[in-house]
RNA sequence: GGAAUUUUAGCUCAGCAGGUAGAGCAAAUGGCUGUUAACCAUUAGGUCGUAAGUUCGAAUCUUGCAAAUUCCG
Repeated sequence: GGAAUUUUAGCUCAGCAGGUAGAGCAAAUGGCUGUUAACCAUUAGGUCGUAAGUUCGAAUCUUGCAAAUUCCG
């Protein structure tokens, strides 16, 4: 220098043919227990890396930029 893949909640990830975001773990509150843990219930938490474009509508399609990993030179 060229190319590929990835970027979504605190962490690990799903969301595969565009219709507006979920799971597990973690956290908070309550229940249970002599207490803690475990267990049960509930709740909160994300403008989907960033900036644009297309569209009635974009996490999803297109482009630039950034970061990480890998391959080629």

A computed fold for a 73-nucleotide RNA from a Pseudomonadota bacterium, annotated as transfer RNA. Its Rfam family is "tRNA". Its family is annotated with triplet codon-amino acid adaptor activity in the Gene Ontology. The family's RNA type in Rfam is transfer RNA. Rfam describes the family as follows. Transfer RNA (tRNA) molecules are approximately 80 nucleotides in length. The source organism's lineage runs through Bacteria, Pseudomonadati and Pseudomonadota. Model confidence (mean pLDDT): 81 of 100.